[in-house]
RNA sequence: AAAGCAGACCGCCUUAUCGCUGCUCAGUGAUGAGUAGAGGAAAGUCCGAACACCAUAGUGCAGCAUAGUGGCUAACGGCCACCGAUCGCGAGGUCAGGAAAAGUGCAACAGAAAGGAUGUACAGGUAAUGCUGUAGUGAAAUCAGGUAAACUCUAUGCGGUGCAAUGCCAUGUAUACCGGUGUUUGAGUGCUGCACGCACGAUAUCGGAGGGUAGGCAGCUAAAGUGUCAUGGCAACAUGACACUCAGAUAAAUGAUAAGGGUUUCAUGAAUUUGAAAUACAGAAUUCGGCUUACAGGUCUGCUUUUUUU
Repeated sequence: AAAGCAGACCGCCUUAUCGCUGCUCAGUGAUGAGUAGAGGAAAGUCCGAACACCAUAGUGCAGCAUAGUGGCUAACGGCCACCGAUCGCGAGGUCAGGAAAAGUGCAACAGAAAGGAUGUACAGGUAAUGCUGUAGUGAAAUCAGGUAAACUCUAUGCGGUGCAAUGCCAUGUAUACCGGUGUUUGAGUGCUGCACGCACGAUAUCGGAGGGUAGGCAGCUAAAGUGUCAUGGCAACAUGACACUCAGAUAAAUGAUAAGGGUUUCAUGAAUUUGAAAUACAGAAUUCGGCUUACAGGUCUGCUUUUUUU
């Protein structure tokens, strides 16, 4: 220098005007002032939890998930370390990494035959039998063969529903009416598919024709919190000290316009000189820990291979 590997990070800025949401202060009030106001993924809703309610969550079957060893963690199907297999010259990547001695299934080509040996050729042997040896095909030919990103088995784990949970306040009420079906010989409901069990129990269901509510508060953001440093550990991570408080909207705020600047690309060219274009993915909705996916452009760190120079 070129080509790569792994990891971490940033992801437009400034000013002015207008506007929106929360909080605080002032004001009788209208309103004014101050202050704070999206993300690394807020996304997919795929795992794991917190929290809430339902028998404090029961029994069996079914079903689903996971699968080397050790560790981390509130927990995990996540993460870290090591072992093994495999790919790569290498830095490194990937893993569908329990069991083939329960059973079932499957196996291209070659081969007599691919799993119930319908045992081929040659040779030997027996009362008889692939009984024995050799040959040949193949990854594999009776050996406890291969295959579980085939069924299956084993081990471990899994109750359900989600903040539209749930509680409170306010408001309005029609389990009414007509017809069919079912039903105290238990319909139906209680939030897993089935059965049992437990609790409630006429509140069932289909059709017709109709009545009413659809507001507010809590839950809601100070937490498995964030940052820096120190110590222990290979690491994931843990412990301690100090500092900080960092959106809570509800049809849903976090924006719009203008000017200037930055970055990249293209053209121009004496000169970042001038001009043009681009500036991503996306956007909170109970909250965390992960995974996965999307992403214009850019920065940094460690390492590998090849070549050249000293």